This is a predicted structure of a 350-nucleotide part of an RNA (small-subunit ribosomal RNA, central domain) from a bacterium. The sequence was found in a public genome assembly. Model confidence (mean pLDDT): 88 of 100. It matches the Rfam family "Bacterial small subunit ribosomal RNA". Rfam links the family to the GO terms ribosome and structural constituent of ribosome.
[in-house]
Context: one part of a larger RNA
RNA sequence: CUGGGCGUAAAGAGCGAGUAGCCGGUUUAGCUAGUCCGAUGUUAAAUCCUAGGGCUUAACUCUAGGGCCGCAUUGGAAACGGCUAGACUAGAGUGGGUGAGAGGUAAGCGGAACCUGCGGUGUAGGGGUGAAAUCCGUUGAUAUCGCAGGGAACACCAAAAGCGAAAGCAGCUUACUGGCACUCUACUGACGGUCAAUUGCGAAAGCGUGGGGAUCAAAAAGGAUUAGAUACCCUUGUAGUCCACGCCCUAAACGAUGCAGGCUAGCUAUCGAGAGCAUCGACCCUCUCGGUGGCGAAGCUAACGCGUUAAGCCUGCCGCCUGGGAGGUACGAUCGCAAGAUUAUAACUC
Numbered sequence: 001c002u003g004g005g006c007g008u009a010a011a012g013a014g015c016g017a018g019u020a021g022c023c024g025g026u027u028u029a030g031c032u033a034g035u036c037c038g039a040u041g042u043u044a045a046a047u048c049c050u051a052g053g054g055c056u057u058a059a060c061u062c063u064a065g066g067g068c069c070g071c072a073u074u075g076g077a078a079a080c081g082g083c084u085a086g087a088c089u090a091g092a093g094u095g096g097g098u099g100a101g102a103g104g105u106a107a108g109c110g111g112a113a114c115c116u117g118c119g120g121u122g123u124a125g126g127g128g129u130g131a132a133a134u135c136c137g138u139u140g141a142u143a144u145c146g147c148a149g150g151g152a153a154c155a156c157c158a159a160a161a162g163c164g165a166a167a168g169c170a171g172c173u174u175a176c177u178g179g180c181a182c183u184c185u186a187c188u189g190a191c192g193g194u195c196a197a198u199u200g201c202g203a204a205a206g207c208g209u210g211g212g213g214a215u216c217a218a219a220a221a222g223g224a225u226u227a228g229a230u231a232c233c234c235u236u237g238u239a240g241u242c243c244a245c246g247c248c249c250u251a252a253a254c255g256a257u258g259c260a261g262g263c264u265a266g267c268u269a270u271c272g273a274g275a276g277c278a279u280c281g282a283c284c285c286u287c288u289c290g291g292u293g294g295c296g297a298a299g300c301u302a303a304c305g306c307g308u309u310a311a312g313c314c315u316g317c318c319g320c321c322u323g324g325g326a327g328g329u330a331c332g333a334u335c336g337c338a339a340g341a342u343u344a345u346a347a348c349u350c
Stems, first nucleotide, its partner, number of pairs: 004321003007304002012318001014201004021194003025088008034080001035077008048066007091191001092188003095184005103177007110154001114150008125136002162169002206247006216240001220236004258317006266295011299306002323350003332343004
């Protein structure tokens, strides 16, 4: 140096795009600084190995042979790798035809509920709790009916369902727009995989400016509870929750499981598509492809469990881990308006 690992023990970056790098399908020819074979030189001695000898043995030591790590020159080989030139279609992509979907952005519209205002009916309570009280109410509440206004969220459908790279996405309609599956196998002809750096997106909370403000509700106030109660419960209630633009960049950002490809029993449910069979047609049934779940052969696993959506058997590439605490902290640096984020020690201690 190699050799171990990452679902739950330390460890998969929150998720994409992607440069360098690393890796790369089938086939033909040529070249060859990788690779392989030979020769020569060199690689001091000792050390190491083998055989034999010398000290009574051994250690030690002597002799001979071999070996080790290479390096240089030279001759050759062309399977593998590389390079050059050509061909191919199974990877990848394009095109034609279908199709599903809460994928995204913007605008418009709708009903239920809630709150507020005004008006009608009506009278003494209402509200709230374990029980109460603060609180609201004769200036007429609660209840009920009508009208108007406002903001936010979309019951049922609804599902182990669907879509999206992730965060996430749900009333209806329209416009614009991204991705995906199936099918035809027409076209291109390896155009691919992964990915330091870089770059984009990124729940909630929070920040800036301007709007908006129904509900809920950090902070705050009061009422209770209690030994106390800076809480749990109750009555209020401001930021915020909503919109536009700009920041922040974190999470139990979870499948606690990186991406891509190949291989390895099945059964079952469901979503999307196709073919066959059937039929007037639609179902039913059989099969295929793509997704989402449940159970399980082999195998794996410390066990739990995973099991064609692998945590099985392999390949390529990236990220990460190396006892606990100190500490995801200090210092430095970069970013940020700030809050802080990212990167990331050591002393000391067990």